[in-house]
Context: one part of a larger RNA
RNA sequence: CGUAUGGGGAAUGCCUAGGCUCUCAGAGGCGAAGAAGGACGCGAUAAGCUGCGAAAAGCUGCGGGGAUUGGCACAUACAAAUUGAUCCGCAGGUAUCCGAAUGGGGCAACCCACUAUAUUGAAGAUAUAGUAUACCGUAAGGUAGGCAAACCCGGGGAACUGAAACAUCUAAGUACCCGGAGGAGAAGAAAACAACAGUGAUUGCGUAAGUAGCGGCGAGCGAACGCGUAGUAGCCCAAACCGGUAUUGUUACGGCAAUGCCGGGGUUAUAGGACCACGAUAUUGGUUGUGAACAGAAUUAGAACACGUUGGAAAGCGUGGCCAUAGACGGUGAUAGCCCGGUAUAGGUAAUGAACAUAAACCAUAGUGGUAUCCUGAGUAGUGCGGGGCACGAGAAACCCUGUAUGAAUUAGGCGGGACCAUCCGCUAAGGCUAAAUACUCCUGAGAGACCGAUAGUGAACCAGUACCGUGAGGGAAAGGUGAAAAGAACCGUGAAUAACGGAGUGAAAUAGAUCCUGAAACCAUACGCUU
Numbered sequence: 001c002g003u004a005u006g007g008g009g010a011a012u013g014c015c016u017a018g019g020c021u022c023u024c025a026g027a028g029g030c031g032a033a034g035a036a037g038g039a040c041g042c043g044a045u046a047a048g049c050u051g052c053g054a055a056a057a058g059c060u061g062c063g064g065g066g067a068u069u070g071g072c073a074c075a076u077a078c079a080a081a082u083u084g085a086u087c088c089g090c091a092g093g094u095a096u097c098c099g100a101a102u103g104g105g106g107c108a109a110c111c112c113a114c115u116a117u118a119u120u121g122a123a124g125a126u127a128u129a130g131u132a133u134a135c136c137g138u139a140a141g142g143u144a145g146g147c148a149a150a151c152c153c154g155g156g157g158a159a160c161u162g163a164a165a166c167a168u169c170u171a172a173g174u175a176c177c178c179g180g181a182g183g184a185g186a187a188g189a190a191a192a193c194a195a196c197a198g199u200g201a202u203u204g205c206g207u208a209a210g211u212a213g214c215g216g217c218g219a220g221c222g223a224a225c226g227c228g229u230a231g232u233a234g235c236c237c238a239a240a241c242c243g244g245u246a247u248u249g250u251u252a253c254g255g256c257a258a259u260g261c262c263g264g265g266g267u268u269a270u271a272g273g274a275c276c277a278c279g280a281u282a283u284u285g286g287u288u289g290u291g292a293a294c295a296g297a298a299u300u301a302g303a304a305c306a307c308g309u310u311g312g313a314a315a316g317c318g319u320g321g322c323c324a325u326a327g328a329c330g331g332u333g334a335u336a337g338c339c340c341g342g343u344a345u346a347g348g349u350a351a352u353g354a355a356c357a358u359a360a361a362c363c364a365u366a367g368u369g370g371u372a373u374c375c376u377g378a379g380u381a382g383u384g385c386g387g388g389g390c391a392c393g394a395g396a397a398a399c400c401c402u403g404u405a406u407g408a409a410u411u412a413g414g415c416g417g418g419a420c421c422a423u424c425c426g427c428u429a430a431g432g433c434u435a436a437a438u439a440c441u442c443c444u445g446a447g448a449g450a451c452c453g454a455u456a457g458u459g460a461a462c463c464a465g466u467a468c469c470g471u472g473a474g475g476g477a478a479a480g481g482u483g484a485a486a487a488g489a490a491c492c493g494u495g496a497a498u499a500a501c502g503g504a505g506u507g508a509a510a511u512a513g514a515u516c517c518u519g520a521a522a523c524c525a526u527a528c529g530c531u532u
Stems, first nucleotide, its partner, number of pairs: 001529007013517001014481002018452002020449007027441002029147002037098003040053003044076002048072002059092006068080003103112003113131007133144004151182001152180005162169001166216001192199002203230005213221002234433003237377001241264010269411001271376004275370004284364005289358003294353002299347003305320005321338002323327001329341003382406008392418001413428005468475002488516001491503004
């Protein structure tokens, strides 16, 4: 060096119990009636996980179900069950201590009280109930607090970075912090757009368009009108006026006036309303009650195959059949429509929800004409100064918000149409509510994948946020596979041996023997051969 046989090692192949990304549907909260999360307990024997709470791997009722059962998890013992257990569903009961933690305290899971009642009275002790704070309320009493993945609104708000440096600018109103809400949130019924033609709340998507613009005109930032489409829904106050009531002022005691509260009235631009006149009781909707199709848990029924053959095993192969509103899927000793569970389909009821119907009560909802007077949101609109937001960096800079200083008009009113003015056009601010189309997924069910297949896929397929590291914030692993079935090797031998090995036996296979599928390479050994 070669050949052969082994050891060693755990790559590779195959597999999947776990992940990843989505779709549809559901749900979108839990909590002082004590949550989320924990501590400590509960078993015949019980360390861990799971379950549960001193009623402690469980108690009660109802429904389902029909033979075994006492979780993972073997074994022994002892029990339970056809007088229906275990198990499944629904509804209850119990639910120690800590934790918002709430009687006070505290180094969480501990310590110590007070008040009332009871234990015949007292002291003490025990038991049961109550005793936190803030806000609302005269009081009785009510509400809040904390947790939770993203989505949403508001209040604050960076830097790295880019500009090939850097200061305006960018990153970005991003990250992050704080407050708040809901299943969505926000926005929203024109003091809007538009342009001489018109549209008609808001929201989302496509387009317009990387256009118009903004910009140390650098880097970059970046609309709107319009068009198409999804989805559509509109309303209520304040005021004038009328009435009631309370207080106050005044009085010639008859009243009058002011203010607050309550009720009616009323709600808009072709202005409308009050007011006056006329006319009528319509239309539509809602709430409550009753009935109720239907939906709805566990769950029930659910078609159809044999033989031969190879093999350890048939579902393979061969032959001949059958079912199909079921040839989804999974399992069964290899690849099964007809073996098993299921699947299509059909049924079923509790809690609960409920289209729709119904009659009654209550509530809400409409008109025509006139126009003298009254009302129509004030420290508001606007303006100066300083900022911010609008794609728009002070710019020709309109529009929106407002810190500061000022400060109108009242329908012959007021605002806007990108400086400003005129004409023309549009709209009616300074009060409020509003479903749908939109965003998200901690969670539940069903399903899918030209996604992964154990150094991959979640950090975690396995008792993983574990072991371990760190004072702490925090960091954070490795680790899957016997076999169809334990049939997991009785018995004998060697041996100090419960090690190990040799027989024997099981099995299709034991070079499948528990360091267990396959078992590459490095490396090691043995035998034989060749060779300097």